Notes:
The prediction has a mean pLDDT of 89. The part of an RNA shown here (small-subunit ribosomal RNA, central domain) has 350 nucleotides and comes from an uncultured Gemmatimonadales bacterium. The full RNA is in RNAcentral, with records from ENA, Greengenes and SILVA.

Context: one part of a larger RNA
């Protein structure tokens, strides 16, 4: 390179933005680049295939045709691909009027609960385990009651409920502040899809500076189990987890399943929109959007199984895959304060 994949075998980029590039919706008309279809030149000879012919044959020679799939250049054609110009509304965006929602940021606020500290009561135990120490406690604990502090997390509502591109998000309230959905058909007129480099978010742990520490809790200490126990169990307990500001750039970052666009039986939840009908607040029945489960046929798959959110049938654009270990390792470069990230091979072996 052909080819052939990529849920679970090797493979989907964590996730969005968006640059070249690629790929593009209905009608008309011009053009003829790309296209088709004639013709003209050239495309040396040798050689290659076919026919035929000379050495007795063959290798060899030789003639004739083919062939040279190519480049230029001319007529001609106009469906499709391009360019041009005009024109459309179904793709795509705006308007306008509704809507749900732990989307996002700032700031304000309540309450339960552990924990400390004060103080009352009040006494000999607690705590903790399989059972036990080790730790707390008469200097007065655990328990209760009352007060105060200060943290961090938001019982119940909560749900194969919601939202968000991912990561992720949950007490109430107010401010900014994004996106979805539906109505209406009021504008614009392919403005579109995707996206290599770039650009930016990005769980957790870690890291810098500075505050903050109730709880919990890597390292660390007892104390138990054991043959040992650098564990699991237990009592403590720093980092850390919180917060402000800046790194880090990973992940089973999973739906292990990239985007988008049409299409392809059905059946049942559940979340939000519009429309019609009723016995008219809350229901029922139907209709038609949109997001989520769950069954299930056709088709697909190795098979499990997916099945209108396809792993079904096409189209487009991007990532990525090519035995196993050596290795996500070495060098190298780029980035990073480090930790280390990202690109990423080979000798060797099976």
């Nucleotide at each position: 390179c052909u080819g052939g994949g990529c849920g679970u075998a090797a493979a989907g980029g964590g996730c969005g933005c968006g640059u070249a590039g690629g790929u593009g919706g209905u009608u008309u008309g011009a053009u003829a680049a790309g296209g088709g279809u004639g013709u003209g030149g050239u495309g040396a000879a040798a050689g290659u295939c076919c026919g035929g012919g000379g050495c007795u044959c063959a290798a060899c020679c030789u003639c004739g045709g083919a062939u040279c799939u190519g480049c230029c250049g001319u007529g001609c054609c106009g469906a499709c691909u391009g360019u041009c110009a005009a024109a459309c509304u179904c793709g795509a965006g705006g308007g306008c009027u509704g809507u749900a929602g732990a989307g996002g940021c700032a700031g304000a606020c309540g309450g339960a609960a552990u924990u400390c500290c004060g103080g009352g009561u009040g006494u000999a135990g607690c705590g903790g385990u399989g059972g036990a120490a080790u730790g707390c406690g008469u200097a007065g604990a655990g328990a209760u009651c009352c007060g105060g502090a200060g943290g961090a997390a938001g019982a119940c509502c909560g749900g194969u409920g919601g939202c968000g591109a991912a990561g992720g998000c949950g007490g109430u309230c107010u401010g900014c502040u994004g996106g979805g959905c539906a109505g209406u058909u009021u504008c614009u007129a392919a403005c579109a899809c995707u996206g290599a480099u770039g650009c930016g978010c990005g769980a957790c742990a870690g890291c810098g500076u500075g505050g903050g520490g109730a709880g919990c809790a890597a390292a660390c200490a007892g104390g138990a189990u054991u043959a040992g126990a650098u564990a699991c169990c237990c009592u403590g307990g720093u980092a850390g987890u919180c917060c402000a500001c800046g790194c880090c750039g990973u992940a089973a970052a999973c739906g292990a399943u990239g985007g988008g666009u049409a299409c392809u039986a059905g059946g049942u939840g559940c979340c939000u929109g519009g429309g019609g009908g009723a016995g008219c607040g809350a229901c029922c029945c139907u209709c038609u959007g949109g997001g989520u489960g769950c069954c299930g046929g056709c088709g697909c798959u190795a098979a499990c199984g997916c099945a209108g959110g396809a792993a079904g049938u096409a189209c487009c654009c991007c990532g990525c895959c090519u035995g196993g270990g050596g290795a996500g390792u070495a060098c190298g470069a780029c980035c990073g304060c480090a930790a280390g990230g990202u690109u990423g091979a080979a000798a060797c072996u099976c």